[in-house]
Context: one part of a larger RNA
RNA sequence: CUGGGUGUAAAGGGCGUGUAGGCGGGAAUGCAAGUCAGAUGUGAAAUGCCGAGGCUUAACCUCGGAGCUGCAUCUGAAACUGUGUUUCUUGAGUGUCGGAGAGGAAAGUGGAAUUCCCAGUGUAGCGGUGAAAUGCGUAGAUAUUGGGAGGAACACCAGUGGCGAAGGCGACUUUCUGGACGAUAACUGACGCUGAGGCGCGAAAGCGUGGGGAGCAAACAGGAUUAGAUACCCUGGUAGUCCACGCCGUAAACGAUGGAUACUAGGUGUGGGAGGUAUCGACCCCUGCAGUGCCGAAGCUAACGCAUUAAGUACCCCGCCUGGGGAGUACGGUCGCAAGGUUGAAACUC
Numbered sequence: 001c002u003g004g005g006u007g008u009a010a011a012g013g014g015c016g017u018g019u020a021g022g023c024g025g026g027a028a029u030g031c032a033a034g035u036c037a038g039a040u041g042u043g044a045a046a047u048g049c050c051g052a053g054g055c056u057u058a059a060c061c062u063c064g065g066a067g068c069u070g071c072a073u074c075u076g077a078a079a080c081u082g083u084g085u086u087u088c089u090u091g092a093g094u095g096u097c098g099g100a101g102a103g104g105a106a107a108g109u110g111g112a113a114u115u116c117c118c119a120g121u122g123u124a125g126c127g128g129u130g131a132a133a134u135g136c137g138u139a140g141a142u143a144u145u146g147g148g149a150g151g152a153a154c155a156c157c158a159g160u161g162g163c164g165a166a167g168g169c170g171a172c173u174u175u176c177u178g179g180a181c182g183a184u185a186a187c188u189g190a191c192g193c194u195g196a197g198g199c200g201c202g203a204a205a206g207c208g209u210g211g212g213g214a215g216c217a218a219a220c221a222g223g224a225u226u227a228g229a230u231a232c233c234c235u236g237g238u239a240g241u242c243c244a245c246g247c248c249g250u251a252a253a254c255g256a257u258g259g260a261u262a263c264u265a266g267g268u269g270u271g272g273g274a275g276g277u278a279u280c281g282a283c284c285c286c287u288g289c290a291g292u293g294c295c296g297a298a299g300c301u302a303a304c305g306c307a308u309u310a311a312g313u314a315c316c317c318c319g320c321c322u323g324g325g326g327a328g329u330a331c332g333g334u335c336g337c338a339a340g341g342u343u344g345a346a347a348c349u350c
Stems, first nucleotide, its partner, number of pairs: 003322004007304002012318001014201004021194003025088007033081002035077008049065006091191001092188003095184004103177007110154001115149007125136002162169002206247006215241002220236004258317002261314003266295005272289001274287003299306002323350003332343004
């Protein structure tokens, strides 16, 4: 390389959007590029293969045959692929009606709690731990009552509940705004799927500038513990955590499971639509749609397990893997303010 793989053994890109490319629904008809058939020419000789013969045999040599899988031209076929035209509606999209939702952005508002400040009551302790101590307190603390300031987060509701492509999203109100779902079948008529590059989004930490700073808390300091204790425990405490703008671009970014389509027993929960049945009505019950869980048949799997939300059966497209270490390192490129990211070896060794 041909292959074989990719939940846990090496291996699914963090996620989307989309360029090139690859692949692509039903019917009719034309062309004939691919495809198939026939013919002609060519495909040198030697070599190789098969058969025969010549050197005493073999190697070697000679003769004959097939073949030379290819290319070109001509003629023909039209199922499939391609391509042109016409057409269809089931894929896809649009419209109309409807409800659900922590989907996103901005502005405003609220209550509980912590801390601090002021004032009142009040007196000797408080705090903390396995036990203590550092710490706070007669300059009146802790506790308690009233008032005020400020920042951050939103108890209950809360649910293998919901929404989002992923990261993620949870007080309330308003404004702007994205997507999905159900019903309908009016419209377009294959407009689709995937997607190398590209572009965008992307937790936390970190970085730049300017704000903010209640609580928490790397670093740091002290007290303990200990043989030691640069820790675990305690008292403090700065970056940071918060906001605006800009960067970074990584995670066990996980379902460790790429996307799309079709097919393949059931049972049972749950959130959203719809239809039917029932009823005075609401429930209940039944059917079907799109989600989200559990259990399980066939099948698959090394096993664990997966099982209509597949890891089953197929097809299309993309990413990735190819023994362990060296190493996600070095060098070079590229991106970044930096930290570093990305691409990514070899010697050597087992």

RNAcentral holds the full RNA, with entries from ENA, Greengenes and SILVA.
Predicted 3D model of a 350-nucleotide part of an RNA (small-subunit ribosomal RNA, central domain) from an uncultured bacterium.
The prediction has a mean pLDDT of 87.